[in-house]
A computed fold for a 337-nucleotide part of an RNA from a Patescibacteria group bacterium, annotated as large-subunit ribosomal RNA, domain IV. The full RNA is in RNAcentral, with records from ENA. The organism belongs to Bacteria candidate phyla, within Bacteria. The coordinates come from a structure-prediction model, not an experiment, and the mean pLDDT is 81.
Context: one part of a larger RNA
């Protein structure tokens, strides 16, 4: 020196991104007491207080109580909620699940609330099939999507996406029909040509990625509905008898133009916003304010006891985190033997 340990005057969080580690403090029981809040269950062991010995008295059968004196204010033993304790905010109602080996969380779940599908040979899911499962269940059942207890409540738009429903009318696909065109046979005849052939017309037949029209279902267009479906929820201008602001009024665009509530916030760029509070001093906190760069209602909104190894801010109690180290003890490297 460097590990583990133990003690520390005086300060007591001045360390430090934060009391992070640590370590102290706290505790079992008993008797007393116990606030806001609150879904009346909680909050709660809230917080805080007391608990020795000997001796007299009075009660009491005793356990023991209540009251008064003394003596001492020291030593001894010895336990025990092994993450004190309060105030106050984000988030998520909770118990629970989670990234086996960098994440336990506001992230998943969950009761509870809605919305689609399902009439059972259900719908869905695996299987190429059979056939399982669903379900030896039957809409108070099953299956999928959302939101997440509970309290308050959930607004305006169906233009444009999807989904249902429709069915008058448009447009539409192979097959299928008709005709025409094109190719090749045969048959019958004209025409050149000694003749083999050549080349015309007609009827046939067969065929062709040729072409023209008939006929043609979904679905597209069209019509209506539906947002706890995906998803949207404006702009300029001007006005009140200080100033300021604008109930108000004009216009222009939209399918309609953001309601209730929250608000620089897990969202606030400017921003350390303003203003209050709290500190001697606060970029964090807590309360308000609101033209919200770029909140806002089941991608839920705003509350909320309770609950959390959750992430903030303050307090009291502690302390070697710290002012600043020191002292001691065990081992270990290093030396010398």
């Nucleotide at each position: 020196u460097c590990u583990u340990c133990g003690u520390u005057a005086a300060g007591g969080a001045a360390c430090u991104c934060g009391g992070c580690a640590a370590a102290a403090a706290a505790g079992c029981g008993g008797c007393c007491g116990u606030a806001a809040g609150u879904u009346c269950g909680c909050a709660a062991u809230a917080a805080g207080g007391c608990c020795u010995g000997c001796c007299c008295u009075u009660c009491g059968u005793a356990a023991g109580a209540a009251g008064g004196g003394c003596c001492g204010c020291a030593g001894c033993u010895a336990a025990a909620g092994u993450a004190u304790c309060u105030c106050u905010g984000g988030c998520g109602a909770c118990u629970g699940u989670u990234u086996a080996c960098c994440a336990a969380a506001a992230a998943c779940a969950c009761a509870g609330c809605u919305c689609c599908c399902u009439g059972c040979u259900a719908a869905c899911u695996c299987g190429u099939a059979a056939g399982a499962g669903g379900a030896u269940g039957u809409a108070u059942a099953g299956g999928g999507g959302g939101u997440g207890a509970c309290g308050c409540c959930u607004g305006a738009c169906c233009g444009a996406u999807g989904c249902g429903a429709g069915a008058a009318g448009g447009u539409u696909a192979a097959c299928g029909g008709u005709g025409g065109g094109g190719g090749u046979g045969a048959u019958a005849u004209g025409c050149a040509g000694c003749a083999a052939u050549g080349u015309g017309u007609a009827u046939u037949a067969c065929u062709c990625a040729c072409u023209a029209c008939c006929c043609g279902a979904a679905g597209c267009c069209c019509u209506c509905g539906u947002c706890a479906a995906u998803g949207u929820c404006g702009g300029c201008g001007g006005u009140a008898a200080c100033u300021a602001u604008a109930a108000c009024c004009g216009u222009c665009c939209a399918a309609a133009g953001g309601u209730a509530g929250c608000g620089c916030a897990a969202u606030u760029c400017c921003u350390u916003u303003u203003c209050a509070g709290g500190u001697a001093a606060g970029u964090u906190c807590u309360g308000a304010a609101g033209c919200g760069c770029a909140u806002g209602a089941a991608a839920g909104g705003c509350g909320u006891a309770a609950c959390g190894a959750u992430c903030g801010g303050a307090g009291a109690a502690c302390u070697g985190u710290c002012u600043c180290a020191a002292c001691g003890a065990a081992g270990a490297g290093c030396u010398c033997g």